[in-house]
RNA sequence: GUGUCUGUAGCUUAAUGGAUAAAGCGCAGGUCUCCGGAACCUGAGAUUGCGGGUUCGAAUCCCGCCAGACACGCCA
Numbered sequence: 001g002u003g004u005c006u007g008u009a010g011c012u013u014a015a016u017g018g019a020u021a022a023a024g025c026g027c028a029g030g031u032c033u034c035c036g037g038a039a040c041c042u043g044a045g046a047u048u049g050c051g052g053g054u055u056c057g058a059a060u061c062c063c064g065c066c067a068g069a070c071a072c073g074c075c076a
Stems, first nucleotide, its partner, number of pairs: 001072007010025004018056001027043005049065005
């Protein structure tokens, strides 16, 4: 350099083009307990990598860019 894949909450993952992006862990508060843990209840937490486009409607489709992984290639 070329090609393929990946990018969603602090972490790990979901989500036929359809309405308010859903969970687990973690975090905060509460119940319980002598205290803590466990268990249970409640809550906060997302510019879906960035910018455009298509569409009535995009995490999803298209284009460009950025980052990462892998494969191939070039020079030495």
Predicted 3D model of a 76-nucleotide RNA (transfer RNA) from Hydrogenobaculum sp. The coordinates come from a structure-prediction model, not an experiment, and the mean pLDDT is 80. It matches the Rfam family "tRNA". Rfam describes the family as follows. Transfer RNA (tRNA) molecules are approximately 80 nucleotides in length. By type it is a transfer RNA. NCBI's taxonomy places the organism under Bacteria, Pseudomonadati, Aquificia, Aquificales, Hydrogenobaculum.